[in-house]
Molecule: transfer RNA
Organism: Backusella circina FSU 941
């Protein structure tokens, strides 16, 4: 230096042009003499900037990280 991939809650994944799911996990009740095991239930994520569109987490260009390939 080119070229292809991939970025989504604290981790681990799933998704699709129209409210962004799920499991663990934090945290709250419940239950218990306490806890922990169950049970309910809250909060919390679409790498940055742009374009396209009525509407982008989605399509599209770029950049930024990582992963691999070629030199």
């Nucleotide at each position: 230096g080119c070229c292809g991939g991939u970025a989504u809650a604290g981790u681990a994944u799933a998704g699709u042009g129209g409210c962004a799911g799920u499991a663990c996990g934090c945290c709250u009740c419940g239950u218990u003499g306490u806890g922990g095991c169950c049970g309910a239930g809250c909060a919390g994520a679409c790498g940055c900037u742009g374009g396209u569109u009525c509407g982008a987490u989605u399509c599209c260009a770029g950049c930024u990280a990582c992963c691999g390939g070629c030199a």